[in-house]
Context: one part of a larger RNA
Molecule: small-subunit ribosomal RNA, central domain
Organism: uncultured Coriobacteriia bacterium
RNA sequence: UUGGGCGUAAAGCGCGUGUAGGUGGAUUGUUAAGCGAGGUGUGAAAACCGGGGGCUCAACCCGCGGCCUGCAUCUCGAACUGGCAGUCUGGAGUUUGGUAGAGGAGUGUGGAACUCCCAGUGUAGCGGUGGAAUGCGCAGAUAUUGGGAAGAACACCAGUGGCGAAGGCGGCACUCUGGGCCAUAACUGACACUGAGACGCGAAAGCGUGGGGAGCAAACAGGAUUAGAUACCCUGGUAGUCCACGCCGUAAACGAUGGAUACUAGGUGUAGGGGGUAUCGACCCCUCCUGUGCCGCAGUUAACACAAUAAGUAUCCCACCUGGAGAGUACGGUCGCAAGAUUGAAACUC
Numbered sequence: 001u002u003g004g005g006c007g008u009a010a011a012g013c014g015c016g017u018g019u020a021g022g023u024g025g026a027u028u029g030u031u032a033a034g035c036g037a038g039g040u041g042u043g044a045a046a047a048c049c050g051g052g053g054g055c056u057c058a059a060c061c062c063g064c065g066g067c068c069u070g071c072a073u074c075u076c077g078a079a080c081u082g083g084c085a086g087u088c089u090g091g092a093g094u095u096u097g098g099u100a101g102a103g104g105a106g107u108g109u110g111g112a113a114c115u116c117c118c119a120g121u122g123u124a125g126c127g128g129u130g131g132a133a134u135g136c137g138c139a140g141a142u143a144u145u146g147g148g149a150a151g152a153a154c155a156c157c158a159g160u161g162g163c164g165a166a167g168g169c170g171g172c173a174c175u176c177u178g179g180g181c182c183a184u185a186a187c188u189g190a191c192a193c194u195g196a197g198a199c200g201c202g203a204a205a206g207c208g209u210g211g212g213g214a215g216c217a218a219a220c221a222g223g224a225u226u227a228g229a230u231a232c233c234c235u236g237g238u239a240g241u242c243c244a245c246g247c248c249g250u251a252a253a254c255g256a257u258g259g260a261u262a263c264u265a266g267g268u269g270u271a272g273g274g275g276g277u278a279u280c281g282a283c284c285c286c287u288c289c290u291g292u293g294c295c296g297c298a299g300u301u302a303a304c305a306c307a308a309u310a311a312g313u314a315u316c317c318c319a320c321c322u323g324g325a326g327a328g329u330a331c332g333g334u335c336g337c338a339a340g341a342u343u344g345a346a347a348c349u350c
Base pairs, nucleotide, nucleotide: 003322004321005320007304008303012318014201015200016199017198021194022193023192025088026087027086028085029084030083031082033081034080035077036076037075038074039073040072041071042070048066049065050064052062053061054060091191092188093187094186095185096183097182098181099180103177104176105175106174107173108172109171110154115149116148117147118146119145120144121143125136126135162169163168206247207246208245209244210243211242215241216240220236221235222234223233258317259316260315261314262313263312266295267294268293269292270291271290272289273288274287275286276285299306300305323350324349332343333342334341335340
């Protein structure tokens, strides 16, 4: 490389936008690059293969044919692929009217709770555990009432509910803003799919500068436990957690399942929208589209299981895998303030 693979055995980039490239709907005409047929030239000889011949055979040698699968050129064909020209509406998109939503950004605001401060009542304990102790408290704690401050998170609603490409998103109101779905015709007329590079987004932790700091809490200190206890338990407690701006770019970033399109039994939920039947009215019933669950046939699978949200049947494009360990290491490159990230071997060894 071919082949075979990629849910769990090695293997789907964390996710998107998109360049080159690859691939591409229906139909008419044309062209003849690909494609097909035939001709001509060439494709040295030797070798090789098949007959034949010569050394007593053979190796070896001689001669004939084939082969040389190719290249060039000419003529013909026009189904398919491509090119060119035209037409179309089913793919794709736009317009219009609706609609659900923790989708995003900003500003403001609310109540509960915790902690702290002040004041009142009140007195000897509180706290904590398996049991204790450290700790707090007569300088008046805990408990309780009133007032105040501050930060962070939003109980119930809440749901295999919703939204988002993924990460993720949850009090309430307003402003700005992205996408989806449904209906209806009208419009554009293949404008599409994928996507090496590239660019953007990207939990938590971490980093830089400046704020903020209630609770929680790595590190750290003390008390226990224990043979020891650099832990589990307890009392404290700093970074951090929060905000703004800038980095980092990784996760079991998981559905461990790349994207797009089409097709392929049923059953039962749920969410959004539309239509119908019926009615006083509908939360009932029927049905269509879209999303999201469970079960299950065919089929697939090593099995487990998957099963219209496929891991089924097919097509197109991309990423990736190729025994274990060494090793996601070394070296070099790129990126980063650093931490490190990314790309990524070999020797040796089984």